[in-house]
RNA sequence: AUAUGACAUAGAGGUCGCAACCAACAAGAGUACUUAGCUAAGUCGGCAGACAGCGCGGUUAAGGAAAGGGAAGGUUGCCGAAAUGUGUUUUGUGGCAAUGAAACACGUUGGUCUAGACGUGAACAACGGUUAGACUGUCGCAGCAAAAUCUGUCGGCUGCGGAGCGCUAUCGACAAC
Numbered sequence: 001a002u003a004u005g006a007c008a009u010a011g012a013g014g015u016c017g018c019a020a021c022c023a024a025c026a027a028g029a030g031u032a033c034u035u036a037g038c039u040a041a042g043u044c045g046g047c048a049g050a051c052a053g054c055g056c057g058g059u060u061a062a063g064g065a066a067a068g069g070g071a072a073g074g075u076u077g078c079c080g081a082a083a084u085g086u087g088u089u090u091u092g093u094g095g096c097a098a099u100g101a102a103a104c105a106c107g108u109u110g111g112u113c114u115a116g117a118c119g120u121g122a123a124c125a126a127c128g129g130u131u132a133g134a135c136u137g138u139c140g141c142a143g144c145a146a147a148a149u150c151u152g153u154c155g156g157c158u159g160c161g162g163a164g165c166g167c168u169a170u171c172g173a174c175a176a177c
Base pairs, nucleotide, nucleotide: 005174008170009169010168011167014079017078018077019076020075021074022073025070033063034062035061036060037059038058039057042051043050044049046096047095082109083108084107085106086105087104088103089102090101091100092099093098110136111135112134113133114132115131116130118128119127120126138162139161140160141159142158143157144156
């Protein structure tokens, strides 16, 4: 210094708010694979290597999956909810490469949607970051309108800008100088 600061509590954004779990269902796919016939020497892989005349591969016939991902709907927890980038550590698969999960530190993102290229993916699904837009919530600044005796307060509209360590309400000097 006072319609206040710190702390704490309670809330709001969005009709696709965020995340987790369950899940009909679609797709994966008539694919991988198995059996039989014919043919017949290469096939797979980033590398190493593995398989293969006891039939690679192709083809015909019969049979025929799954995982990850998606998802109507339902349940639960919440409002840095959560997501994501970099680094470190631990851990799973692996021969290496590579790849998944968790924790911590620092950073970015208010929220949703649309589009482009890139990446993941079987995918034209979906997701990720990024670029460019739109809508929307919040606060700040400016302006306008209305109401109107005056002052103040609470609201409306428009424009510009900021960021969640924010915003609103309550509490309140225990913060800081």

The prediction has a mean pLDDT of 77. This is a predicted structure of a 177-nucleotide RNA (Lysine riboswitch aptamer) from Weissella cibaria. Lineage of the source: Bacteria > Bacillati > Bacillota > Lactobacillales > Weissella. Of the family's consensus pairs, 100% are formed in the model. Rfam family: Lysine riboswitch aptamer. On this family, see Sudarsan et al., Genes Dev 2003: "An mRNA structure in bacteria that controls gene expression by binding lysine". From the family's description: Riboswitches are metabolite binding domains within certain messenger RNAs that serve as precision sensors for their corresponding targets.